[in-house]
Context: one part of a larger RNA
Molecule: large-subunit ribosomal RNA, domain IV
Organism: Candidatus Eiseniibacteriota bacterium
RNA sequence: ACCCAGUCAAGGAACUAGGCAAAAUGACCCCGUAACUUCGGGAGAAGGGGUGCCUUGAUGGGUUGAGAGGCUAGCGUUCAAAGGCCUGUCAGGGCCGCAGAGAAUCGGCCUGGGCGACUGUUUACUAAAAACACAGGUCUCUGCAAAGUGGCAACACGAUGUAUAGGGACUGACACCUGCCCAAUGCCGGAAGGUUAAAGGGCGGAGUCAGGGGGACUUCGGUCCUCCGAAGCUCUAAACUGAAGCCCCGGUGAAUGGCGGCCGUAACUAUAACGGUCCUAAGGUAGCGAAAUUCCUUGUCGGGUAAGUUCCGACCUGCACGAAUGGUGUAACGACUUGGGCGCUGUCUCGACUGGGAGCUCG
Numbered sequence: 001a002c003c004c005a006g007u008c009a010a011g012g013a014a015c016u017a018g019g020c021a022a023a024a025u026g027a028c029c030c031c032g033u034a035a036c037u038u039c040g041g042g043a044g045a046a047g048g049g050g051u052g053c054c055u056u057g058a059u060g061g062g063u064u065g066a067g068a069g070g071c072u073a074g075c076g077u078u079c080a081a082a083g084g085c086c087u088g089u090c091a092g093g094g095c096c097g098c099a100g101a102g103a104a105u106c107g108g109c110c111u112g113g114g115c116g117a118c119u120g121u122u123u124a125c126u127a128a129a130a131a132c133a134c135a136g137g138u139c140u141c142u143g144c145a146a147a148g149u150g151g152c153a154a155c156a157c158g159a160u161g162u163a164u165a166g167g168g169a170c171u172g173a174c175a176c177c178u179g180c181c182c183a184a185u186g187c188c189g190g191a192a193g194g195u196u197a198a199a200g201g202g203c204g205g206a207g208u209c210a211g212g213g214g215g216a217c218u219u220c221g222g223u224c225c226u227c228c229g230a231a232g233c234u235c236u237a238a239a240c241u242g243a244a245g246c247c248c249c250g251g252u253g254a255a256u257g258g259c260g261g262c263c264g265u266a267a268c269u270a271u272a273a274c275g276g277u278c279c280u281a282a283g284g285u286a287g288c289g290a291a292a293u294u295c296c297u298u299g300u301c302g303g304g305u306a307a308g309u310u311c312c313g314a315c316c317u318g319c320a321c322g323a324a325u326g327g328u329g330u331a332a333c334g335a336c337u338u339g340g341g342c343g344c345u346g347u348c349u350c351g352a353c354u355g356g357g358a359g360c361u362c363g
Stems, first nucleotide, its partner, number of pairs: 002357007010349002014347001019344001027051005036041001038173001052095013067079003070075002096100001108342007115334002120132002136171007148157003174329004179259003184256002186252005193247003199241002204236005211228007260278005287321001288318001299315005
């Protein structure tokens, strides 16, 4: 020097990414308890006081039970004194210690913001969360041999259920709300027209071929070359007929999604209620906003500090919020996250000491 415990003057977070760790709080009884609130909570809010032993008095409950009442006449029943025992409560007096919940077990608290309503669930072995789930909301499919799912099938689940049911998708308590766009993509509906498969159809074409024509040769039997070619068979094949789908016509956003630019203008300046113009399917409504979203940025102003890139309140110039990929709030809740404060401390100024261990030597 290291590890595990413990103690510390003065200060008290100056440590640090961050009070990480430690300290502090702690039990029971009594008093007392704010904002806010969904009236349940918040709440053990916060903040105070008491607690040992001896003794005196008062008093509650239980037990024992003299005695009295009662009647079915021997206790089965009701009331109940004194004293004893058990167990509480209140008041007074006294005693000891530094200390009386004398050890051990045994909440630190308050406050602002973010996110998620909540209890739950999760990466078995680096993540417990703001992620997942959730009750609630909405859309959509499904009329029962349901839709959907597993299986080649039989069959099974759905369900011994029946639209207040079941499946799928999104959102996520509650409160107030949820704007515009159907051009694109999807879905639903429509069927006039266009396109369109197999199939039907078979104009025509090709191959083969009985036979026939021409030429050359011939032993006159025929052989070779070439052209035409019926029926049949094979191959090919136009017109025409031909469904859904697609094109087309409508609808639909708590379907996938999307929600502009430039120029000018008011009697200081600035700004632009207003006007012009281009484009679009439509140009972002309410609400919120430097935000878990803001690049520039430590934006600007205010607050808190002696001093604040964090934090809170505003502003709006939203690089690049925005309404169930939900918007904005919200009591309660959270081993979540981010600010501030009180208490407390060896986290620190700044280190010191004690006990134990490991290490070292010998065995």